[in-house]
This record gives sequence, C1' cells and structure tokens, in this order.
RNA sequence: GCCACGAAACGGCAACCCCCGUGCGAGCGGGGCCGCGCAAAGCCACGGGACUCCUCGAGUCAGCCGGGCUACCGAA
Repeated sequence: GCCACGAAACGGCAACCCCCGUGCGAGCGGGGCCGCGCAAAGCCACGGGACUCCUCGAGUCAGCCGGGCUACCGAA
C1' cells in the first nucleotide's frame, strides 16, 4: 500500500412529528424540530419484495433483502 474486517476517534447521515410546495396516488422537494436508527441510511430499480394508479404498463420505495459502483478512519 492492497484485500478483507469493524474496535476507537474525528466527522457524516437522519426516521417520526409539524409547515409549505408538488403529484391522481404510492411518494417526492424545501424548511423547522428532534434524534428512531445507520459503517455505506452515499449512488444505481439489475434480481427478489412491498406499494400506487386514470390498471397490464406506467410509476414509487436505495431507511426491506440481495447485487453493482464509489467513499472516510485504522485497533484486533
């Protein structure tokens, strides 16, 4: 240094709730508050799954699981 892994520290993210906007909807965006939780809770709908609709083809969920790509720190 790399792979794998996840102790510590630094730092990071932010569920719920409220407001505004947006969407038919699942939801999404912004703000407030707070800290349920997260070692990829960063990104990607590729497989499974769940959900929505004006229902069979269009969508949503990456904080459901798997997979892919990328990334901070460095004990065992």
c-di-GMP-I riboswitch aptamer from a Deltaproteobacteria bacterium, 76 nucleotides, folded computationally.
Taxonomically the source falls in Myxococcia (Bacteria, Pseudomonadati, Myxococcota).
Rfam family: c-di-GMP-I riboswitch aptamer. Gene Ontology term of the family: cyclic-di-GMP binding.